[in-house]
RNA sequence: CGGUGCGUGGCUCAGCUUGGUAGAGCGCUGCGUUCGGGACGCAGAGGUCGCAGGUUCAAAUCCUGUCGCACCGA
Numbered sequence: 001c002g003g004u005g006c007g008u009g010g011c012u013c014a015g016c017u018u019g020g021u022a023g024a025g026c027g028c029u030g031c032g033u034u035c036g037g038g039a040c041g042c043a044g045a046g047g048u049c050g051c052a053g054g055u056u057c058a059a060a061u062c063c064u065g066u067c068g069c070a071c072c073g074a
């Protein structure tokens, strides 16, 4: 320098192909249960999708640029 993949709640990831109001598990908070804890059950909080721009009625999703990480090549 060129190419490929990844970047989404605290963590690990799904959703992207086929655009339509952001999800799961774990964790966290409250309640129930228990003598208490754990486990279990119920409820809840928490992200606007790495960043910027564009297309569109509408973008996590399509297009362009860019940043970070990993790998491949030179």
Base pairs, nucleotide, nucleotide: 001073002072003071004070005069006068007067010026011025012024013023020057028044029043030042031041032040050066051065052064053063054062

Transfer RNA from an uncultured Lachnospiraceae bacterium, 74 nucleotides, folded computationally. It matches the Rfam family "tRNA". Rfam describes the family as follows. Transfer RNA (tRNA) molecules are approximately 80 nucleotides in length.